The prediction has a mean pLDDT of 85. This is a predicted structure of a 104-nucleotide RNA (SAM riboswitch aptamer (S box leader)) from Sporolactobacillus kofuensis.

RNA sequence: CGCUUAUCUAGAGAGGUGGAGGGAUUGGCCCUAUGAAACCUCAGCAACCGGUCAUUAAUGACACGGUGCUAAUUCCAAUAAGCAAUUUGCUUUGAAGAUAAGUU
Numbered sequence: 001c002g003c004u005u006a007u008c009u010a011g012a013g014a015g016g017u018g019g020a021g022g023g024a025u026u027g028g029c030c031c032u033a034u035g036a037a038a039c040c041u042c043a044g045c046a047a048c049c050g051g052u053c054a055u056u057a058a059u060g061a062c063a064c065g066g067u068g069c070u071a072a073u074u075c076c077a078a079u080a081a082g083c084a085a086u087u088u089g090c091u092u093u094g095a096a097g098a099u100a101a102g103u104u
Base pairs, nucleotide, nucleotide: 002103003102004101005100006099007098008097013042014041015040016039017038021031022030023029025078026077027076028075043070044069045068048066049065050064051062052061053060054059074096080092081091082090083089084088
């Protein structure tokens, strides 16, 4: 990198360095010199995997280890179908993406 499975309307930010971008892609709409990305420190959230405990499984608890995350529903839409309505709204779906675990 590819493949499989699960989840994605909840939750959780301060400081330092830095100095113009960022929100995956495209369109929209946003964030940003009242300081973007990135890096560092500390803090927090969650509970996917491991661990420990509750008598084993199931289930639950803890948050010790491995990840992840801490603007906006994955920010909204993207394909298809349905309903209302008159090119807009709603619902379902899958595509893409993110994360975890496993696997060639």